[in-house]
Molecule: small-subunit ribosomal RNA
Organism: uncultured bacterium
RNA sequence: AGAGUUUGAUCCUGGCUCAGGACGAACGCUGGCGGCGUGCCUAACACAUGCAAGUCGAGCGGAGAAGGCAAAGAAGUUUACUUUGAUGUUUUCUCAGCGGCGGACGGGUGAGUAACACGUGGGCAACCUGCCUCAGAGAGGGGAAUAGCCUUCCGAAAGGAAGAUUAAUACCGCAUAAGAUCACGGCAUCGCAUGGUGCAGUGAUAAAAGGAGCAAUCCGCUUUGAGAUGGGCCCGCGGCGCAUUAGCUAGUUGGUGAGGUAACGGCUCACCAAGGCCACGAUGCGUAGCCGACCUGAGAGGGUGAUCGGCCACAUUGGAACUGAGACACGGUCCAGACUCCUACGGGAGGCAGCAGUGGGGAAUAUUGCACAAUGGGCGCAAGCCUGAUGCAGCAACGCCGCGUGAGUGAUGAAGGCUUUCGAGUCGUAAAGCUCUUUGAUCAGGGACGAUAAUGACGGUACCUGAAAAACAAGCCACGGCUAACUACGUGCCAGCAGCCGCGGUAAUACGUAGGUGGCGAGCGUUGUCCGGAAUUACUGGGCGUAAAGGAUGCGUAGGUGGAUAUUUAAGUGGGAUGUGAAAUCCCUGGGCUCAACCCAGGAAUGGCAUUCCAAACUGGAUAUCUGGAGUGCAGGAGAGGAAAGCGGAAUUCCUAGUGUAGCGGUGAAAUGCGUAGAUAUUAGGAGGAACACCAGUGGCGAAAGCGGCUUUCUGGACUGUAACUGACACUGAGGCAUGAAAGCGUGGGUAGCAAACAGGAUUAGAUACCCUGGUAGUCCACGCCGUAAACGAUGGGUACUAGGUGUAGGAGGUAUCGACCCCUUCUGUGCCGUCGUUAACACAAUAAGUACCCCGCCUGGGGAGUACGGUCGCAAGACUAAAACUCAAAGGAAUUGACGGGGGCCCGCACAAGCAGCGGAGCAUGUGGUUUAAUUCGAAGCAACGCGAAGAACCUUACCAGGGCUUGACAUGCCUCUGACCAUCCUAGAGAUAGGAUUUUACCUUCGGGUACAGGGGGCACAGGUGGUGCAUGGUUGUCGUCAGCUCGUGUCGUGAGAUGUUGGGUUAAGUCCCGCAACGAGCGCAACCCCUGUUUUUAGUUGCUAACAAGUAAUGUUGAGCACUCUAAAGAGACUGCCGAUGAUAAAUCGGAGGAAGGUGGGGAUGACGUCAAAUCAUCAUGCCCUUUAUGUCCUGGGCUACACACGUGCUACAAUGGUCGGUACAACGAGCAGCCACUUAGUGAUAAGGAGCGAAUCUCUAAAAGCCGAUCCCAGUUCGGAUUGUAGGCUGCAACUCGCCUACAUGAAGUUGGAGUUGCUAGUAAUCGCGGAUCAGAAUGUCGCGGUGAAUGCGUUCCCGGGUCUUGUACACACCGCCCGUCACACCAUGGAAGUUGGCAAUACCCGAAGCCAGUGAGCUAACCGUAAGGAGGCAGCUGUCGAAGGUAGGGUUAAUAACUAGGGUGAAGUCGUAACAAGGUAACC
Repeated sequence: AGAGUUUGAUCCUGGCUCAGGACGAACGCUGGCGGCGUGCCUAACACAUGCAAGUCGAGCGGAGAAGGCAAAGAAGUUUACUUUGAUGUUUUCUCAGCGGCGGACGGGUGAGUAACACGUGGGCAACCUGCCUCAGAGAGGGGAAUAGCCUUCCGAAAGGAAGAUUAAUACCGCAUAAGAUCACGGCAUCGCAUGGUGCAGUGAUAAAAGGAGCAAUCCGCUUUGAGAUGGGCCCGCGGCGCAUUAGCUAGUUGGUGAGGUAACGGCUCACCAAGGCCACGAUGCGUAGCCGACCUGAGAGGGUGAUCGGCCACAUUGGAACUGAGACACGGUCCAGACUCCUACGGGAGGCAGCAGUGGGGAAUAUUGCACAAUGGGCGCAAGCCUGAUGCAGCAACGCCGCGUGAGUGAUGAAGGCUUUCGAGUCGUAAAGCUCUUUGAUCAGGGACGAUAAUGACGGUACCUGAAAAACAAGCCACGGCUAACUACGUGCCAGCAGCCGCGGUAAUACGUAGGUGGCGAGCGUUGUCCGGAAUUACUGGGCGUAAAGGAUGCGUAGGUGGAUAUUUAAGUGGGAUGUGAAAUCCCUGGGCUCAACCCAGGAAUGGCAUUCCAAACUGGAUAUCUGGAGUGCAGGAGAGGAAAGCGGAAUUCCUAGUGUAGCGGUGAAAUGCGUAGAUAUUAGGAGGAACACCAGUGGCGAAAGCGGCUUUCUGGACUGUAACUGACACUGAGGCAUGAAAGCGUGGGUAGCAAACAGGAUUAGAUACCCUGGUAGUCCACGCCGUAAACGAUGGGUACUAGGUGUAGGAGGUAUCGACCCCUUCUGUGCCGUCGUUAACACAAUAAGUACCCCGCCUGGGGAGUACGGUCGCAAGACUAAAACUCAAAGGAAUUGACGGGGGCCCGCACAAGCAGCGGAGCAUGUGGUUUAAUUCGAAGCAACGCGAAGAACCUUACCAGGGCUUGACAUGCCUCUGACCAUCCUAGAGAUAGGAUUUUACCUUCGGGUACAGGGGGCACAGGUGGUGCAUGGUUGUCGUCAGCUCGUGUCGUGAGAUGUUGGGUUAAGUCCCGCAACGAGCGCAACCCCUGUUUUUAGUUGCUAACAAGUAAUGUUGAGCACUCUAAAGAGACUGCCGAUGAUAAAUCGGAGGAAGGUGGGGAUGACGUCAAAUCAUCAUGCCCUUUAUGUCCUGGGCUACACACGUGCUACAAUGGUCGGUACAACGAGCAGCCACUUAGUGAUAAGGAGCGAAUCUCUAAAAGCCGAUCCCAGUUCGGAUUGUAGGCUGCAACUCGCCUACAUGAAGUUGGAGUUGCUAGUAAUCGCGGAUCAGAAUGUCGCGGUGAAUGCGUUCCCGGGUCUUGUACACACCGCCCGUCACACCAUGGAAGUUGGCAAUACCCGAAGCCAGUGAGCUAACCGUAAGGAGGCAGCUGUCGAAGGUAGGGUUAAUAACUAGGGUGAAGUCGUAACAAGGUAACC
């Protein structure tokens, strides 16, 4: 620091995801040791048991125990001793009670709380403060009670009542008062205000306690001041969400007075006033303890608030006060509620959010441990007691840190595993082996610091020493990319994986296992959460023309921002100083545990706040001035700017009348409709409504919406000129107000045309549409609503600056002119082009999307959704505001290359057209489908399968079926063994394969033992074999687009890039053929040419070919001599190149015409097939990976099948006849083939053919008759003398064999068929058509196929249309590329959500009722110790009662929120459902708002 993912590819926008760090964690697998930390995040759920707050006898009276002393007395006897001992005195210890101090600390928890609760900084002149420190002054003299104890009583208990008696540092008067407080006035002084402080005076008020000690003295007590500590109150600032919470408030805000408090204060009350808070967010709702800090981050920020520390709040829930220095009190009290427990049913007891522990909840969190030794706390004079605070130990890999599980050497690279191309590679120096070491663990011995006297829970711990043995100690995750690390097997869209993209459908580096590898390591992964990456909320640091995003437009409030000069101020701003910013943490330095984690010390830092001083540039405030911004005045011209009234002509329609007659109208074509009751057409007159042709223009005006005949009235704004006036008056603008197309709504008018709805006619598979005929709302007017549009320049407003060029509209000025134009300058508006710059690109470019500033609005992935709910507005329709659940990994912008279009331009092709001949109808042949079958083997499937593989199925072929056999095999190689051959001939059985038998039968070397080669038999093992599967694993070969003119590359240039350019453009060509132009210049594969055949000719050559002349011969023939002239043969040449002429063209390329020429513009034909497309075809030509099979899916044999037959299709043949059939005569080819062959000729046969048999391995011989044609004859338009199917009989040929199942011949038989529907095929010249001939395959078997020649046409205007193709351009939501993509209803399943008669809860309030405890107030007839009084009585107090307030509870109507609900609504998701085809191309009616 980035990466993956939208696309065919690209750039951008934008989301999703990953790599990092962290955790009070949990889960899975695994687990050696130690140190330091940490450990109920959930139920503030309920709690058994034990402990967690006591202490003081030096405050007090007692009780008890033990002991000492004294001792009346009693008993015993040893007679002066022992035992006992009332009582007194004394010591020690223990204990309930009174009393004092402490239980307000420490410890826990985070429910509540959005608050002065917290943080930070201040204030208190408005306060308190026990214990502690310092200082001043004191403690005199009395009194009355009451617990305890005792007696009696009540109660189950808890507990209580009465009586008697008693003490104090408990309680109460009196005295005293330095000082304090209060009242009164005085003086001095200070302060920001109220006011404070000091001093002196007068008056009033209020104190005290003792204890210990022999004593000194100590500990206490009262009062006052000061301090310290701790608290209380007030204020500035700061830190959550929702505005779908916008208004809240009645003690509310303030005042006066009073009360209350430690203290200010509506804190409370009475009266008075009507205030107070709020868009800088009140109120409400939801959520939440706050901070130091912790995590993350470069930082700014974001998240968190465990442990440690500070503050707050709470203590079963709610309320309340008492005591006290301090509480409205965790282990106190009272009351109410819920719950639990005890009960004798009358009544009582309790509060773990203290430490352990239990149940429960939960994914999940520990011991009912030891000790007060240390630190600290309470009490005490102290000893000491208490202390689950704390110190320690236990459990847990929960976290961090450290250590170990060995080290060295060791190659036969062991065994074994895995892989393998079978050679080997790898685990791997790894192991074993050899030599060493002992950290931890184990055993044994010593043994601390923590406490410098005593006292050690930890603990016989840390640590040290010794001993033995490599001995006891390694796993987890990953390995397709991101992301380090790959192979094999299994599986076969199954099982499964997955953070994202995505893997898996038979060769999975992605699943599972194994081997190997990578990473980390006593841990490793997963899950969850937070930050980061994310500049993806953008302060640092983003955007808004088209990606999400500019408000429909203006006016204007608050607010924000604001021209020039001068003076001043000091709020902002800058600098210095001071205080504070607790400690811990982080950072730096140093130190202590062996290191580290951890701990200690010092420093730095803590960005903040406050106070104070200085500065005065900038911003702000104040004052004064200015004119440039802004506005006013004056002078002008332009304009569909607005409102109202009036007027006008053209046209449509209707009405009336005339003329006139059969149609009109409408469409792609029609029909509905109108018309003989007279339409349409035409003429005249009239009525009425709406809109204003031409002018008219990217012209004008307006804020936008919008505005268009003419005239008048009223009226707004802008512009130009001038520079008289004001003097910053400005810009923007949340809310607000106003305007706001069309449609729509309300009321009343109006209604010619047009025209939703509706009706009819068409179209169509349907047609609730498009088209047609009608037609109502509406469109028009007035008034009132609505408030939205793709309200668009998809571009908010303002100001300033930044090259130009060229139109246009409105002004002004200048020059020139007699004058007007033209021209120049300038301002305002409106367009186009364009530099810089900007932009993802497209594009924008002084009318910015450039460079800057100011203000407003808006955006943050797609869908759900501009929807639901709530609210506001509206008569309604609806508008505005505006979510979530759920779901996807994309959605999107611009541009690129293709492909496509019922887009466009240009061009080509037997593509159409023009023609000729067909096919489709018949019969037959042949192939296919289907059906059948034991089998009808397999493949080929639009063009580009179907007379195709097959250039030829009777057996064989043959792959199929039935049956019979074989199993190292029909075929190959190697090993072992036997034999000597193999081959060949014959016999027997059998359907044959096969089995049995007979005859015959090797070679080489040799040391003579044998060995080798070859062949056969046998045995076993490796293996053979497979036309079994996969053409979607492949090679090779082939088809097709297409013989179409295209397809690319190098360098350069342009573009961020995909890519473009070149290859486009203007011409031209059959052609990317050539020329010209051009940021391109060149090149390659294609085109063309080179090759073959053919057309002319020359040369050479002249047999088997040829024969002109000569000669010979024949019935005749190159038959012979001879010749090579000719034909021909076959080799080499020539020839044609737009070369020549003319025209056109751009002086080009080229085209047209002509000449010459055998041939003329590629002369004709062939071979030749670019980059690529179709997962095209072929595993059955061949080859081949993998899979399958191995007494069978191999192999051999016999027979059958591939030849079936209701039917459908393709390709052909023969015909339907007279341009013909039949018969007779007669003429002319070329290509080829031939020895298991072609076969002359002769003979036989009607014939197929047969019997003989010459020649020829072929320019020699043979096939070989060419046929159509020509010359005659006949038939006479018929199912025929056409046509020949079918069938019968008799033959022939091939072949082991013609039954299934061949071909041919003869005779006989004589179907269908009379030119073929829709549709469709071929062909442009030696072509179509027609005629015959030959070859391959082949024993035989062509109507097929491949070739050959003979005869030999018609037509082509032309490119509108169909099909295919090329090229340029255009649109695109397509890229598997239109056989594309894609929308909505319906049906089914699942999911979340809304509505809903209702139902059930929660919460906060309101009104009223009831009203506990308690404070306060009143009352107090009952009761009453202290004081007064001789007494009566009084003062004072208490119970009781009453009242205000008041928790819980009750009633009522509302609010709000949650859950749930028959039914219902839309939404989302879901490989193969239904119906259509709305959108994307002109998407077939342009689309959209």